[in-house]
RNA sequence: GCCAACAUAGCUCAGACGGUAGAGCACAUCACUCGUAAUGAUGGGGUCCCCGGUUCGAUUCCGGGUGUUGGCU
Numbered sequence: 001g002c003c004a005a006c007a008u009a010g011c012u013c014a015g016a017c018g019g020u021a022g023a024g025c026a027c028a029u030c031a032c033u034c035g036u037a038a039u040g041a042u043g044g045g046g047u048c049c050c051c052g053g054u055u056c057g058a059u060u061c062c063g064g065g066u067g068u069u070g071g072c073u
Base pairs, nucleotide, nucleotide: 001072002071003070004069005068006067007066010025011024012023013022019056027043028042029041030040031039049065050064051063052062053061
């Protein structure tokens, strides 16, 4: 230098045919316990990397950019 994949909650990751964004872990509260752990219940937490295009509507489709990873040279 070229090619590809990926970027979504604090972390690890799903997600859709374009139509109000989810799980596990973590965190907070409560229950249980003499107490802790474990377990159960409830809850908080998101500019879906950035800019633009298409569309009534984009996290999703298209283009560009940035970053990460891998491959080739």